Background:
Predicted 3D model of a 105-nucleotide RNA (SAM riboswitch aptamer (S box leader)) from Cytobacillus kochii. It was read from a public genome assembly, where an Rfam model found it. NCBI's taxonomy places the organism under Bacteria, Bacillota, Bacilli, Bacillaceae, Cytobacillus. Its Rfam family is "SAM riboswitch aptamer (S box leader)". Rfam's curators write: The SAM riboswitch is found upstream of a number of genes which code for proteins involved in methionine or cysteine biosynthesis in Gram-positive bacteria.
RNA sequence: CUCUUAUUUAGAGAGGUGGAGGGAAGUGCCCUUUGAAGCCCGGCAACCGUCAUUUAAUUGAAAUGGUGCCAAUUCACUCAAAGCAUUAGCUUUGAAAGAUGAGAG
Numbered sequence: 001c002u003c004u005u006a007u008u009u010a011g012a013g014a015g016g017u018g019g020a021g022g023g024a025a026g027u028g029c030c031c032u033u034u035g036a037a038g039c040c041c042g043g044c045a046a047c048c049g050u051c052a053u054u055u056a057a058u059u060g061a062a063a064u065g066g067u068g069c070c071a072a073u074u075c076a077c078u079c080a081a082a083g084c085a086u087u088a089g090c091u092u093u094g095a096a097a098g099a100u101g102a103g104a105g
């Protein structure tokens, strides 16, 4: 990097450091010096793993291990279908894309 698969409206500091940016892309809209990213500490969750249970599927527990995450629904929309609307557009559903885990190449 590619493929498969599961999840993606819950949850998480008014700490230290750091200094200007950040929210994947485009558009928009936001956050930010009443301090961004990053790093440290802290926290959340519980995908893998662990333990218990079960013939198994499953179910439950802890959080010491491997990841992940800690503004806004994956911030909204971006494509398609259906409904509504004279139009602009609105609503619902699905997809795509993204993110994360696990597995494979």
Stems, first nucleotide, its partner, number of pairs: 001105008013041001015040003021031003025078004042070003047066002050061003074097001079094006